[in-house]
RNA sequence: CAUCCAUUCAGAGCGGUCGAGGGUCCGGGCCCGUUGACGCCGCCGCAACCGAUCCGAAUACGGACACGGUGCGAAUGCCCGAAACAAUGGAGG
Numbered sequence: 001c002a003u004c005c006a007u008u009c010a011g012a013g014c015g016g017u018c019g020a021g022g023g024u025c026c027g028g029g030c031c032c033g034u035u036g037a038c039g040c041c042g043c044c045g046c047a048a049c050c051g052a053u054c055c056g057a058a059u060a061c062g063g064a065c066a067c068g069g070u071g072c073g074a075a076u077g078c079c080c081g082a083a084a085c086a087a088u089g090g091a092g093g
Stems, first nucleotide, its partner, number of pairs: 001093001003091006013043005021032003024084001026081004044073003049069003053064004077085001
C1' cells in the first nucleotide's frame, strides 16, 4: 500500500500545550469552539478485537480475567439526502 473478514445507537474525563476552526467528502440542518474547541502530550478511565492465562473433558465453541499488543473516552460514524467512503481490530500478501 491494496485485498479479505468483523465491528461502528453500550461504555469511559481531568490537567498541560497550541491558537481558529472542528464534527469523513458534497448539499441541508444542528451542535462544539477565544469561558480556548480540533490536534498533540501526560495521567486517569472505558471496552474486550488479537495474544497470554484460567474454567467448561476439548485446538472448535462458550465463559472468566485485564498481564502483553492495539483501540476508544460530546451528541448513533451528530442527524437527513445521494452515491461513496472512513475509522478500528484481525488475517494472509

Model confidence (mean pLDDT): 85 of 100. The RNA shown here (SAM riboswitch aptamer (S box leader)) has 93 nucleotides and comes from a Solirubrobacterales bacterium. Lineage of the source: Bacteria > Bacillati > Actinomycetota > Thermoleophilia > Solirubrobacterales.